[in-house]
A computed fold for a 346-nucleotide part of an RNA from an uncultured Bacteroidota bacterium, annotated as small-subunit ribosomal RNA, central domain. It matches the Rfam family "Bacterial small subunit ribosomal RNA". Its mean pLDDT, the model's own confidence on a scale to 100, is 89.

Context: one part of a larger RNA
RNA sequence: UUGGGUUUAAAGGGUCCGUAGGUGGACAAUUAAGUCAGAGGUGAAAUCCUGCAGCUCAACUGUAGAAUUGCCUUUGAAACUGGUUGUCUUGAGUCAUUAUGAAGUGGUUAGAAUGUGUAGUGUAGCGGUGAAAUGCAUAGAUAUUACACAGAAUACCAAUUGCGAAGGCAGAUCACUAAUAAUGUACUGACACUGAUGGGCGAAAGCGUGGGUAGCGAACAGGAUUAGAUACCCUGGUAGUCCACGCCGUAAACGAUGGUCACUAGCUGUUCGGACUUCGGUCUGAGUGGCUAAGCGAAAGUGAUAAGUGACCCACCUGGGGAGUACGUUCGCAAGAAUGAAACUC
Numbered sequence: 001u002u003g004g005g006u007u008u009a010a011a012g013g014g015u016c017c018g019u020a021g022g023u024g025g026a027c028a029a030u031u032a033a034g035u036c037a038g039a040g041g042u043g044a045a046a047u048c049c050u051g052c053a054g055c056u057c058a059a060c061u062g063u064a065g066a067a068u069u070g071c072c073u074u075u076g077a078a079a080c081u082g083g084u085u086g087u088c089u090u091g092a093g094u095c096a097u098u099a100u101g102a103a104g105u106g107g108u109u110a111g112a113a114u115g116u117g118u119a120g121u122g123u124a125g126c127g128g129u130g131a132a133a134u135g136c137a138u139a140g141a142u143a144u145u146a147c148a149c150a151g152a153a154u155a156c157c158a159a160u161u162g163c164g165a166a167g168g169c170a171g172a173u174c175a176c177u178a179a180u181a182a183u184g185u186a187c188u189g190a191c192a193c194u195g196a197u198g199g200g201c202g203a204a205a206g207c208g209u210g211g212g213u214a215g216c217g218a219a220c221a222g223g224a225u226u227a228g229a230u231a232c233c234c235u236g237g238u239a240g241u242c243c244a245c246g247c248c249g250u251a252a253a254c255g256a257u258g259g260u261c262a263c264u265a266g267c268u269g270u271u272c273g274g275a276c277u278u279c280g281g282u283c284u285g286a287g288u289g290g291c292u293a294a295g296c297g298a299a300a301g302u303g304a305u306a307a308g309u310g311a312c313c314c315a316c317c318u319g320g321g322g323a324g325u326a327c328g329u330u331c332g333c334a335a336g337a338a339u340g341a342a343a344c345u346c
Stems, first nucleotide, its partner, number of pairs: 004317003007300002012314001014201004021194003025088007033081002035077008049065006091191001092188003095184006103177007110154001114150008125136002162169002206247006215241002220236004258313006266291011295302002319346003328339004
C1' cells in the first nucleotide's frame, strides 16, 4: 500500500456556509467519449514459459511457438456511465394558510433578595465554627421600622418540556430579524447530496481601551487545624465576574456516536400541528423520551433518533513512551493556538 477500522480498545473535524472535486430522480430520442466485439499495425533481441533438437547427462546452447496483459488505426454494437435535446413530478425549493417556541438583536420596565446611606426604636453583644479565634460593636453594632440609592441575577411556573447549526438560550413587555412544523387539486421543474482549500459563528478563562463594581471571589493578608498546612474550615479581600467596542479560537466544544438518502417487528409516555369521532378515543406528520424482536456487537450495550441492511461524499486511525514535545512556518498585543517530527527506549 491493499485490506481493516473510528460510542467505551488508536481514530468523527467544536459547528455551520460554501469553492474546486466526487456522487446524483423518472421517461423518450440522439450521439458514441468511457464500455464491448471483429480486423490490421506495432509491442527489438536476450530473459521467463512450452515443444523439439545438440554437446555421453546436466548446467549450457540452438530452433519453433506461446507470452509481451500495452499503444495506434479501422469497422461495428448501443444495455450501462457520460454528452446533447425534449418531457415529467415523487427529490429540492417557492408561495399561500394555520400554528409554535427560554431562537437572535435593541429598547422599556417589575418584584423579591443582598449591600450601603440617612432617620427612628433599642442595649450589649454580634458574627463564625467540630470547637474557636481573627473580624464587627458603647464613636451605639447585631436586631427591628421607614425612606433613598446601587449593581447583579431572575424564586414559584419548571418538566427525560421547548428552541437553536453548534457554543448556547429562562421575570414581563414592545420593535425589528430569522427559523421550524403541518396542510394545499397552488408554482418552478433535478435547481440535489457531500465538501479538500477558504469563510462565518464559537462556553469558560485570558488580553487591550473606556466604564461599572451589590454579591461572589483566583492572588494576597490574618485566624484556626496540623508534626508541618504555601490546603480543606473561618474573617477580610485585589484582579475577575457585569456593560460597550476590539482580540483570543480553545474545552470531557460529549450522544466521547460526521453529513445526506432509502429500507427493516412491536409496546408505552410526552411536545407542536392535521383529519375524523359514538367525545371514550382512532388515524396521521414532524420532534423528544423509556422498554424491547430480529440483526449487530469483544462485551457493556445498541435497537426506525441504529452501533441493523445498503448507497454517496468528507474527516480521522495504524503499538506504548519520547510528544501534542523540538525545529520550521502561519496566526496572535501577549498568553498561546494551528501544523507537527526524529534520535533514543520498552